[in-house]
Context: one part of a larger RNA
RNA sequence: GAAUGAACGCUGGCGGCGUGCUUAACACAUGCAAGUCGAACGAGAAAGGUCUUUUCGGAGACCGAGUAGAGUGGCGCACGGGUGAGUAACACGUGGAUAAUCUACCUUCAAGCCGGGGACAACCAUUCGAAAGGAUGGCUAAUACCGGAUAAAGUAUGCAUUUAUCAAGGAUGUAUAUGAAAGACAGCCUCUGCAUAUGCUGUUGCUUGGAGAUGAGUCCGCGCACCAUUAGCUAGUUGGUGGGGUAAUGGCCUACCAAGGCAACGAUGGUUAGCUGGUCUGAGAGGAUGAUCAACCACACUGGAACUGGAACACGGUCCAGACUCCUACGGGAGGCAGCAGAGAGGGAUUUUGCGCAAUGGGGGAAACCCUGACGCAGCAACGCCGCGUGAGUGAAGAAGGUCUUUGGGUCGUAAAGCUCUGUCAACAGGGAAGAAGUUAUUAAUGUUUAAUAGAUGUUAGUAUUGACGGUACCUGUGAAGGAAGCACCGGCUAACUCCGUGCCAGCAGCCGCGGUAACACGGGGGGUGCAAGCGUUAUUC
Numbered sequence: 001g002a003a004u005g006a007a008c009g010c011u012g013g014c015g016g017c018g019u020g021c022u023u024a025a026c027a028c029a030u031g032c033a034a035g036u037c038g039a040a041c042g043a044g045a046a047a048g049g050u051c052u053u054u055u056c057g058g059a060g061a062c063c064g065a066g067u068a069g070a071g072u073g074g075c076g077c078a079c080g081g082g083u084g085a086g087u088a089a090c091a092c093g094u095g096g097a098u099a100a101u102c103u104a105c106c107u108u109c110a111a112g113c114c115g116g117g118g119a120c121a122a123c124c125a126u127u128c129g130a131a132a133g134g135a136u137g138g139c140u141a142a143u144a145c146c147g148g149a150u151a152a153a154g155u156a157u158g159c160a161u162u163u164a165u166c167a168a169g170g171a172u173g174u175a176u177a178u179g180a181a182a183g184a185c186a187g188c189c190u191c192u193g194c195a196u197a198u199g200c201u202g203u204u205g206c207u208u209g210g211a212g213a214u215g216a217g218u219c220c221g222c223g224c225a226c227c228a229u230u231a232g233c234u235a236g237u238u239g240g241u242g243g244g245g246u247a248a249u250g251g252c253c254u255a256c257c258a259a260g261g262c263a264a265c266g267a268u269g270g271u272u273a274g275c276u277g278g279u280c281u282g283a284g285a286g287g288a289u290g291a292u293c294a295a296c297c298a299c300a301c302u303g304g305a306a307c308u309g310g311a312a313c314a315c316g317g318u319c320c321a322g323a324c325u326c327c328u329a330c331g332g333g334a335g336g337c338a339g340c341a342g343a344g345a346g347g348g349a350u351u352u353u354g355c356g357c358a359a360u361g362g363g364g365g366a367a368a369c370c371c372u373g374a375c376g377c378a379g380c381a382a383c384g385c386c387g388c389g390u391g392a393g394u395g396a397a398g399a400a401g402g403u404c405u406u407u408g409g410g411u412c413g414u415a416a417a418g419c420u421c422u423g424u425c426a427a428c429a430g431g432g433a434a435g436a437a438g439u440u441a442u443u444a445a446u447g448u449u450u451a452a453u454a455g456a457u458g459u460u461a462g463u464a465u466u467g468a469c470g471g472u473a474c475c476u477g478u479g480a481a482g483g484a485a486g487c488a489c490c491g492g493c494u495a496a497c498u499c500c501g502u503g504c505c506a507g508c509a510g511c512c513g514c515g516g517u518a519a520c521a522c523g524g525g526g527g528g529u530g531c532a533a534g535c536g537u538u539a540u541u542c
């Protein structure tokens, strides 16, 4: 000099864009942060209102409403969000391998969706418990569950052919075995009117398989901190064979066999640490660092385990153990903010228990729509960067006043006052965007499907509808210089000097050093210098 997620002191007008627990991965009150689908399914209230009737107590019907709230089922909850404790490791970075693998949703291609069965919730009844939560019996539906049929493909086995260099679980062909499903909605026709049902059509869905896309698993080469005052380490250890296990290779596991494997090119042990793109600094080489943003990894009170699933050994899932907190009728139960806010504690130190799903993105749904503390916004903080302002011109009797003085005067100083202007910002008043494209509804035209002018669906055009921020940005006007300057320093380094006070005292100080009666170094005044809504100090890095 540059820099910072900074803190402290003094001071503080406005705006834009960013950033904001670096400490206790300490313990958390309260609210919210993951739901959705009635076009998979069976059921299904109440408050309230209307009407009828009445023995005036009431009873019944309809609306509310196939709504709310539950239940079965599907998809999602493995994303998104947080944190950096652990980890010196194929964790990360980079380049490869997979003839050793999987992949829900999505795209595309091929084929199929036939015919049966038995349950369990919800519900009802009984019952246990303070509660959390159960128990027994009975009824019931499905795209829930279980058989059967069919079998192009797939899979397994056998055989044959073939391929990069060997081999092999690669490729091709063939035989045998095995091996699937689910319906829903809309419209039309027929039946006798409704309903139901059959048939046809469309949309959607389901099953199996191939390919793609995406995501993931596994393996390998190279790189990857410090300590040798850590020198030897290792028995599933190193390799082989058989078997098991996995989506898949492999001591991953197991039986047997062999005795190997690593290490001064640092094994083993210890300390520290998430890694990277980057960031800061520097002419560079390098050094330091890893907040915000992005990618990967790891973790979710501590330790362990599996279940479900395409994917987890799962932050707001389950089970077991532990510590802690809470409830209890003492028998037993409940909980996990390293999600967003917020409170306590710790600390030098870090914000609102805000608004909205309008946009972007995500989940569910055919859609409308619902959910979304992701996100978009607003609030707080000079924490940072950037921009603007605190006025401009003129004005010498060089006013008053302060201060210094050799008492002549010098200086603050064109500074002020005065006069003439301007109107940024702030204030007030008026106008007022873009961010909105869609979706849906409806009208018109037209294409496709079809027996159809029905329905469905595509395209185009018109109309209607959607804004948290927010009456915000921006524009115009009103009036008025009015509301807006401080901080540090002035002995040398280092830009800037005098007076008074003090008298080795009080004090200063980054280094050299000042102070013991004339202190340019302490304290105050005047003056000056440097930065400026900041200025200094401290800490840290180069």
Base pairs, nucleotide, nucleotide: 001542002541003540004539006538007537008536009535010534013388014387015386016385017384018383019381020380021346026344028342030341031340032339035075036074037073040072041071048063049062050061051060052059053058082299083298084297092223093222094221095220096219097218098217101216102215106212107211108210109209110208111207112206113205114148116146117145123138124137125136126135127134128133154178155177156176157175158174159173160172161171162170183204184203185202186201187200188199190197225271226270227269232262233261234260237259238258239257240256241255242254243253244252274296276294277293278289279288280287281286301322302321303320304319305318324335325334326333327332352378354377355376356375360374361372362371363370364369391421392420393419394418401412402411403410404409425483427478428477429476430475431474435469440464441463442462443461444460445459446458447457448456449455486531487530488529489528490527491512492511493510497526498525499524500523501522507514508513

Overview
The part of an RNA shown here (small-subunit ribosomal RNA, 5' domain) has 542 nucleotides and comes from a metagenome. The coordinates come from a structure-prediction model, not an experiment, and the mean pLDDT is 84. The full RNA is in RNAcentral, with records from SILVA.